Bacterial RNase P class A from a Bacteroidota bacterium, 403 nucleotides, folded computationally.
The source organism's lineage runs through Bacteria, Pseudomonadati and Bacteroidota.
The gene name in the source record is rnpB.
Its mean pLDDT, the model's own confidence on a scale to 100, is 76.
RNAcentral holds the sequence, with entries from ENA.
Its Rfam family is "Bacterial RNase P class A". It is annotated as a ribozyme.

[in-house]
């Protein structure tokens, strides 16, 4: 000074003419508007609709089972799969070899069961292919994970004993996980000591353990206004006991049944309907079949509106200070108002200026040229993720010049 690579922070400006959305005021009107004035009118991601909530509704939404998320530990928060701050583990620098600085990690469990594990390899999980030892004339049969050999990965590592040759088979030092005491920390977790070990690896494989999840989303939802077919088709139910007032008439209540409602499926709840009118037949003369209309739900089909208000924008909101925290964030006090459109208003034109690069040019200074991104609110608010010219600021690395 250049690059990498992590985090953050901005992300064009100014004038003039025309025009658009929206609030307010004045005027004016045939009350439909129309005119003039003044304030406001896109983002950091408004995007993807990935997470989490406000808020509405769904007949309050209960068990089980299945689905789905998640997963070191503490804190923040309205809540989260975010977010701080710690802890473990890899990797990369650099060390005085104590450790320090940067970065990435869905980071619970494979010492419960089942999978899986290309290719090569004798073998991929309780292995014998070569080799080494024994035994045996020969074929062979047997012990061995020390050497070789394949492989991403081969059965704790080094040595010493010890064996026919061998091995955690003994033993020492180290390395791993585990259990039990100490001690430190809220905790994860870390240091010591001591028993007992040590035939792999995957759970973003199935699965276990644990925590959490009712749906649906502003086209919710709630109101006025317009239209409209109780039309057709077709499935189902239309039952039975109790008890009350009894003169009927008619009410309660319980089963049953059909249907709906609750994310899937079973239960359970919940709500809605259940005329005994009319023919027929039959028989033990008060019932039974059946069948017909009506009633009531469900579906197919067809038909009609598609306009208004409300939600809707003041809100876990935005700015400076002070405090309290290491920090994310918390309190306090003062100040502000910051788009609400509904086919979707936030624009187009000229000029003038910044900013970056490139070229004339010896620099300044000045002249020319190019370029000046992503990108558009749609009920709202934290986040996460992804796009993006170009300037800036910290942290860590590596290169080169000069003093």
């Nucleotide at each position: 000074g250049c690059u990498u690579u992590c985090g953050g922070u901005c992300g064009c400006u100014c004038u003039g003419u025309c025009g658009c959305g929206g609030g307010g005021g004045c005027g004016u009107u045939u009350c439909g508007g129309c005119g003039c004035u003044u304030c406001c009118g896109a983002g950091g991601a408004a995007a993807g609709u990935c997470c989490g909530g406000a808020c509405a509704a769904c007949g309050u939404a209960g068990a089980g089972c299945a689905c789905c998320a998640c997963a070191c530990c503490a804190c923040c928060u309205a809540a989260c799969g975010g977010g701080u701050g710690g802890g473990g583990u890899c990797c990369g620098g650099u060390u005085u070899c104590g450790g320090c600085c940067g970065g990435g990690c869905a980071c619970a469990g494979c010492g419960a069961g089942u999978g899986u594990c290309a290719c090569a390899g004798a073998a991929a999980a309780c292995a014998a292919c070569c080799g080494c030892c024994c035994c045996g004339u020969c074929a062979g049969g047997g012990g061995u994970a020390a050497g070789g050999g394949u492989g991403a990965a081969a059965a704790c590592g080094u040595g010493c004993g010890g064996u026919a040759a061998g091995a955690g088979c003994g033993c020492a030092c180290g390395g791993c996980g585990u259990c039990u005491c100490c001690g430190g920390g809220c905790a994860a977790c870390c240091g010591g000591a001591g028993g007992g070990g040590c035939g792999g690896a995957c759970a973003a494989a199935c699965c276990u353990u644990g925590u959490g999840g009712g749906u649906u989303g502003a086209a919710a939802u709630g109101c006025c206004g317009c239209g409209u077919a109780c039309a057709u088709c077709u499935c189902g139910a239309u039952u039975c006991u109790u008890c009350c007032c009894u003169u009927u008439c008619g009410g309660a209540a319980g089963a049953g049944c059909u249907g709906g409602g609750u994310u899937g499926c079973u239960c359970g709840c919940c709500c809605a309907g259940u005329g005994u009118g009319c023919c027929u037949u039959c028989c033990c003369c008060g019932g039974a079949a059946g069948g017909c209309c009506g009633u009531c739900g469900g579906g197919a089909g067809g038909g009609g509106u598609a306009g208004g208000c409300a939600g809707c924008u003041c809100g876990a909101c935005c700015c400076u200070g002070c405090u309290c925290g290491u920090g994310a964030g918390g309190g306090c006090a003062g100040g502000g108002c910051c788009a609400g459109a509904u086919a979707a208003a936030u624009g187009a034109c000229a000029g003038a200026g910044g900013c970056u690069c490139c070229c004339c040019g010896c620099c300044u200074c000045g002249g020319g040229g190019a370029g000046u991104a992503c990108a558009g609110a749609a009920u709202c608010c934290g986040g996460c993720u992804u796009a993006c010219a170009g300037a800036c600021c910290g942290g860590a690395g590596g290169c080169g010049a000069u003093g």